[in-house]
The RNA shown here (SAM riboswitch aptamer (S box leader)) has 107 nucleotides and comes from Gracilibacillus sp. YIM 98692.
The model forms 97% of the base pairs in the Rfam consensus.
The coordinates come from a structure-prediction model, not an experiment, and the mean pLDDT is 86.

RNA sequence: UUCUUAUCGAGAGAAGUGGAGGGACUGGCCCGAUGAUACUUCAGCAACCGUCUGUUCAGACAAGGUGCUAAUUCCAGCAAGCGUUACUUACGCUUGGAAGAUGAGGA
Numbered sequence: 001u002u003c004u005u006a007u008c009g010a011g012a013g014a015a016g017u018g019g020a021g022g023g024a025c026u027g028g029c030c031c032g033a034u035g036a037u038a039c040u041u042c043a044g045c046a047a048c049c050g051u052c053u054g055u056u057c058a059g060a061c062a063a064g065g066u067g068c069u070a071a072u073u074c075c076a077g078c079a080a081g082c083g084u085u086a087c088u089u090a091c092g093c094u095u096g097g098a099a100g101a102u103g104a105g106g107a
Base pairs, nucleotide, nucleotide: 001107002106003105004104005103006102007101008100013042014041015040016039017038021031022030023029025077026076027075028074043069044068045067048065049064050061051060052059053058054057073099078096079095080094081093082092083091084090
C1' cells in the first nucleotide's frame, strides 16, 4: 500500500512544549491567540487482540499489543421508499450504499 472481516447513537482530560490554523475530502456547521490542531508526560475510557472459567457461545478480568478521550464517523454527499410543501423543486424521516476511522487476519 492493498484484500477479507467486525465495529462506529455509549464511554473517557489534566499538565508541559509550541504558536496558526484545525475538524480526512467537498459543502454546511463548528473549534481556535481565554492558545486550538499537533507532539510529550501522566491519568482515564473501552474491551478488538489478550488472560481466566465453563467452551460453535456466554460470563469475568485488564498485566500486555493496539485504539480512543469536542460535537453520532459533527451533519450531509450516492440511490430507493415515505410524508409535507407544492408541480418539479424544497424540506423532513427511514433504509441501503459510498467514503473514512479502528481492530484482527492475509498478500